About this RNA: A computed fold for a 72-nucleotide RNA from a Thermoguttaceae bacterium, annotated as transfer RNA. The source organism's lineage runs through Bacteria, Pseudomonadati, Planctomycetia, Pirellulales and Thermoguttaceae. Model confidence (mean pLDDT): 83 of 100. Rfam family: tRNA. It is annotated as a transfer RNA.
RNA sequence: GGGCUGGUAGCUGAGAUGGAAUAGCGGCGGUUUGAAGAGCCGCAGACGGGGAUUCGAGCGCCCCCCGGCCCA
Repeated sequence: GGGCUGGUAGCUGAGAUGGAAUAGCGGCGGUUUGAAGAGCCGCAGACGGGGAUUCGAGCGCCCCCCGGCCCA
């Protein structure tokens, strides 16, 4: 330098063909307990950055950033 692949919540990870962003752990509140833990119920919390296409983009296109692999 070229190619492939990944980047989604504090962490780990889903998200066919573009159409309400899903869950587990963790956090907070409630319930329960003498108290705690476990259990149960609920709540908050995320699409790497910028453009373009579209009525609509996590998803398709372009550029950039970061990690991994391969070639040179």